A computed fold for a 473-nucleotide part of an RNA from an uncultured bacterium, annotated as small-subunit ribosomal RNA, 3' major domain. The full RNA is in RNAcentral, with records from ENA and SILVA. The prediction has a mean pLDDT of 85.

Context: one part of a larger RNA
RNA sequence: UGACGGGGGCCCGCACAAGCGGUGGAGCAUGUGGUUUAAUUCGAUGAUACGCGAGGAACCUUACCAGGGCUUGACAUGCGCCGGGAGGGGGCUGCGAGGCCUCCGCCCUUCGGGGCCGGCGCACAGGUGCUGCAUGGCUGUCGUCAGCUCGUGCUGUGAAGUGUUGGGUUAAGUCCCGCAACGAGCGCAACCCUUGCUAUUAGUUGCUAACAGAAGAUGAGCACUCUAAUGGGACUGCCGGUGACAAGCCGGAGGAAGGUGGGGAUGACGUCAAAUCAUCAUGCCCUUUAUGACCUGGGCAACACACGUGCUACAAUGGGCGGUACAGAGAGCAGCAAGACCGCGAGGUGGAGCGAAUCUCAAAAAGCCGUUCACAGUUCGGAUUGUAGUCUGCAACUCGACUACAUGAAGUCGGAAUCGCUAGUAAUCGCGAAUCAGCAUGUCGCGGUGAAUGCGUUCCCGGGCCUUGUACA
Numbered sequence: 001u002g003a004c005g006g007g008g009g010c011c012c013g014c015a016c017a018a019g020c021g022g023u024g025g026a027g028c029a030u031g032u033g034g035u036u037u038a039a040u041u042c043g044a045u046g047a048u049a050c051g052c053g054a055g056g057a058a059c060c061u062u063a064c065c066a067g068g069g070c071u072u073g074a075c076a077u078g079c080g081c082c083g084g085g086a087g088g089g090g091g092c093u094g095c096g097a098g099g100c101c102u103c104c105g106c107c108c109u110u111c112g113g114g115g116c117c118g119g120c121g122c123a124c125a126g127g128u129g130c131u132g133c134a135u136g137g138c139u140g141u142c143g144u145c146a147g148c149u150c151g152u153g154c155u156g157u158g159a160a161g162u163g164u165u166g167g168g169u170u171a172a173g174u175c176c177c178g179c180a181a182c183g184a185g186c187g188c189a190a191c192c193c194u195u196g197c198u199a200u201u202a203g204u205u206g207c208u209a210a211c212a213g214a215a216g217a218u219g220a221g222c223a224c225u226c227u228a229a230u231g232g233g234a235c236u237g238c239c240g241g242u243g244a245c246a247a248g249c250c251g252g253a254g255g256a257a258g259g260u261g262g263g264g265a266u267g268a269c270g271u272c273a274a275a276u277c278a279u280c281a282u283g284c285c286c287u288u289u290a291u292g293a294c295c296u297g298g299g300c301a302a303c304a305c306a307c308g309u310g311c312u313a314c315a316a317u318g319g320g321c322g323g324u325a326c327a328g329a330g331a332g333c334a335g336c337a338a339g340a341c342c343g344c345g346a347g348g349u350g351g352a353g354c355g356a357a358u359c360u361c362a363a364a365a366a367g368c369c370g371u372u373c374a375c376a377g378u379u380c381g382g383a384u385u386g387u388a389g390u391c392u393g394c395a396a397c398u399c400g401a402c403u404a405c406a407u408g409a410a411g412u413c414g415g416a417a418u419c420g421c422u423a424g425u426a427a428u429c430g431c432g433a434a435u436c437a438g439c440a441u442g443u444c445g446c447g448g449u450g451a452a453u454g455c456g457u458u459c460c461c462g463g464g465c466c467u468u469g470u471a472c473a
Stems, first nucleotide, its partner, number of pairs: 001473002003470003007467007015457002019421005026312008034303002042053002064298005070292001073124001077123008087104007106115003126287002129285001131283001135281002137276001139274001140272001142270001147186006153162003166177003192264004197232007206222003211219002235258001238252005314414001318373007330361003335354002340349003380411001385406007427449007
C1' cells in the first nucleotide's frame, strides 16, 4: 500500500421487511448430468453453464457411426507434357457417389498461341485435428457500481502520502465550503433515439366537423385524427420555509409534464490465466491413398434415474354454447392471398387485389350480454393410446406439424427450500416477427385489462466511503 475480520461508523440496492404471483408436488415441452450405444458430434459447468452457442437436427444442415467408392483431390494458384474430350443428349449398371458405352459437338487468334475442360506428373491444397494456459478480435461478470488515475508542487531516508481526506449535499469523486495543494484525464451528467404537451409546414393511399348519401363508397373539404420534418417547452426558472449568506432539501404555484419526467442506447482503470482455436483470424504441434473429400443409411430424438428453465392444470373470479365490442406493432412476389364454392375440420378448388398509410395476412383475446352445468376426479383436467385424414417436402418408419372420432392417465394448490416484481410495474389476455419447404410451450417485439405493499434499515446477501486490528501478500 492492499486484502481480510462472526471490528467500528456512515450510506445504497426487490438485499431484508411489507405485499402480490410463482418454482419445488402432477402431466408434458425443452436443456443438462448420468447411463446406454456402432455413434448417441463438439463446446458452455457456483454466482457469470443447464428453452445456452442452436433466430428453428426427417435428407441437407452434420462436425459423429456403419458401409461403399476417391487420392493434386469437393476448393485455390502456378509449372511441365499429352488431348479437343468445352457444352448438350441418350443407354446399361448401382442404394447413391460412381462405373461402362454411345450420339451431336467448342470459342478467339496477329496462326506463335490463348480461353475452357479432361488425363499424367510436381509444387501444394485440405483439416469443425490439438493448445483460449502461446494469441488477435469479440463477449460474460463485479456493475451503470462511482469509482480509477496523471502532471507539477509539498511532506517522508524510503515504500509511499497529499490532491481523492474533513463539514454538508447528491442518483453520482454531483455540487458547495474548508484544506499544501493547484490543475488535468478516463468515468458521472449532458449531447443521441423513443415516449408524454404544443406550434408551423404538408394533405395521399390518411382523416370526415359542416352539405347530399345506406356505407369515407362518391362529390367536397384538410377543421379534427394521423403521418413526418422543423421548432417551442422544464431550467429548482418563480414564491414560502429551511440551511452556513453556500450547495441543496421540503412545501406551493403555474403547467401536458417537476426536480435525472418515463424507457432505451451508452459499461471507466481493472478482476476472474473467466468464455470462445467449432463464427472469423492466427503462432506452434499433428495429419497427408487420410485426422482430407464424396455418397447411402443410421445417429445428434436412446432411457432404471437426478437437476435447471418453461407450458398446461388441479376449476364456479370457472368449463361449455350463442350473440356482440375495442388494439398496437409487424410481414408480404419462388410472397401475402380477399370475396365465392366444397369439406364437421385440418384443408382444398379458384384467383380479385397488393412490391402495399391503398390490397392481404387479420379472427384480436381476456371483456360485455344471454343461457347451461351445481362441487363431483365432474360438462374440471387433458396426458396416453386406437382408427381415419390434411399439409409441407424426392422422402414424415426410425423422427414433422395439424384435424376428426373414440380413449380419457396423473393432478383436489404442492415438504425442506427457493425465485421474480415498486406502476401502466406484477399478474392476466391475446397479436406479430426472425429463423423457416414444413416444424415453438422457446426467443425478440406489440398492444388490451390492470393491482397490492413499502413501518423501516435490527437482521440475511451484494456493494461504496472513512477508520481500526493483523504472526496474510